[in-house]
RNA sequence: UUUCCGACAAGGCUAACCUGGCUGAAAGGCGGGGGCGCAAAGUCACAGGUCUACGGUCUUUGACCACGACAGCUGGACUACCGAA
Repeated sequence: UUUCCGACAAGGCUAACCUGGCUGAAAGGCGGGGGCGCAAAGUCACAGGUCUACGGUCUUUGACCACGACAGCUGGACUACCGAA
């Protein structure tokens, strides 16, 4: 330097749940605890999917729509640690 994504895991991330405030219309995000897990559970909403509906549309007890989110749903792009060859 290239390839692999794998035996170890120093170091890293962290589900459910609890918690407390902040933020947001909501979904959600952020902090603390926690620990199911992760070798890209790092980054990017590009394709599909899912959640929400302030607002909007319509045939208005309702239905639908993302311009709001989810990267720990799948695929894709970019980058990287340990290790092996």